[in-house]
Formats: sequence, C1' cells, structure tokens
RNA sequence: CUCUUAUCCAGAGAGGUGUAGGGACAGGCCCGAUGAUACCUCGGCAACCAUCCGUUCUGUGAACGGAAAGGUGCCAAUUCCUGCAGGACAUGAGUUCUGGCAGAUGAGAG
Repeated sequence: CUCUUAUCCAGAGAGGUGUAGGGACAGGCCCGAUGAUACCUCGGCAACCAUCCGUUCUGUGAACGGAAAGGUGCCAAUUCCUGCAGGACAUGAGUUCUGGCAGAUGAGAG
C1' cells in the first nucleotide's frame, strides 16, 4: 500500500515546546495569537486483539458473560454536517429515514 471483516449518536484534559493556520477531500459550519493543529510529558477513556475465570455446545475450538489492563486506539463539535441512490413529508427553500461511497480504528491475509 491492497484485500477481507467488525465498529463508528457513549466516554475521556492538564502542563510544556512551538508558530499559523487547522478540523482527510469539496461545500458549509466551526476551532485558532485569550496560541489552535502538531510534537513531548503526565493523566484519563474505552475494551478491538492477547491473558485469566465461569457457563453452554461431541468441541483441543466456538459462542456468551465477567475480571484485569499486556498490544493497539482514542480524549472540540455524531466520522462536526452534507456529498451518491432510494423512500416518506413538504413543495419555496427544505426536513427526515434507509442503504451506499469516502474516511478512521482494531483483527486477519497478501
């Protein structure tokens, strides 16, 4: 980097370095010299994988539940909203629902 699969309306901030843009892309809307984004330290959230315990199942494992926190991840706004297609309502803009695309993260494979 590509593929497969699961999840994405919950949750969780202080200090330091440093400087101008940042929130993936586009439009919108926000954040930002009262210092954002980024990086570092500490703290925290969660429970995908691994670990341990229990129950069930003719089954060396799987499913479910629990514990703990080793490997990741995350800590403005629902993935900030929308983007494509369809349905409902309205018909002036639009509102809402479902699915999809894109993206992020975990696990597995190449």
A computed fold for a 110-nucleotide RNA from Paenactinomyces guangxiensis, annotated as SAM riboswitch aptamer (S box leader). NCBI's taxonomy places the organism under Bacteria, Bacillota, Bacilli, Caryophanales, Paenactinomyces.